[in-house]
RNA sequence: UGGUGUAGCUCAGUCGGUAGAGCAACUGAUUCGUAAUCAGUAGGUCGCCGGUUCAAAUCCGGCCUCC
Numbered sequence: 001u002g003g004u005g006u007a008g009c010u011c012a013g014u015c016g017g018u019a020g021a022g023c024a025a026c027u028g029a030u031u032c033g034u035a036a037u038c039a040g041u042a043g044g045u046c047g048c049c050g051g052u053u054c055a056a057a058u059c060c061g062g063c064c065u066c067c
Base pairs, nucleotide, nucleotide: 002067003066005064008023009022010021011020017054025041026040027039028038029037047063048062049061050060051059
């Protein structure tokens, strides 16, 4: 100096407008049972603190982590 930080894990999320996917977890169906498969449920102070705005994961400033 540049980049990174979003669910337990890996990651999406652009001109600012109610936060998502896959895997994992749980419940149910199926099976003699397990696995697989199918359906569903839960899970988030969006690294922290401020600012701008009617409204910020998103824009601006500072700090921190990692590369």
Transfer RNA from uncultured Lawsonibacter sp., 67 nucleotides, folded computationally. It matches the Rfam family "tRNA". Rfam classes the family as a transfer RNA. RNAcentral holds the sequence, with entries from MGnify. Lineage of the source: Bacteria > Bacillota > Clostridia > Oscillospiraceae > Lawsonibacter.